[in-house]
RNA sequence: GCCACUGUAGCUUAGACCGGUUGAGCGGCUGACUUGUAAUCAGCAGGCCGGGAGUUCAAAUCUCUCCAGUGGCU
Repeated sequence: GCCACUGUAGCUUAGACCGGUUGAGCGGCUGACUUGUAAUCAGCAGGCCGGGAGUUCAAAUCUCUCCAGUGGCU
């Protein structure tokens, strides 16, 4: 230099083929239970989907560009 893949909650990730309410597990907080803790149960908060632009009534999803990471080729 070229090619491919990845980027979504504090962490791990689903959702992208087919545009239409962003979901789960762990963790956090509150409550119940317990003599107390752990465990269990119930509830709550936390995401403008890596940045920007475009297409569209509507974009995590499609297009372009940039950034970061991983791998391959030279």
Model confidence (mean pLDDT): 82 of 100. A computed fold for a 74-nucleotide RNA from a Methanomassiliicoccaceae archaeon, annotated as transfer RNA. It matches the Rfam family "tRNA". The source organism's lineage runs through Archaea, Thermoplasmatota, Thermoplasmata, Methanomassiliicoccales and Methanomassiliicoccaceae. It was read from a public genome assembly.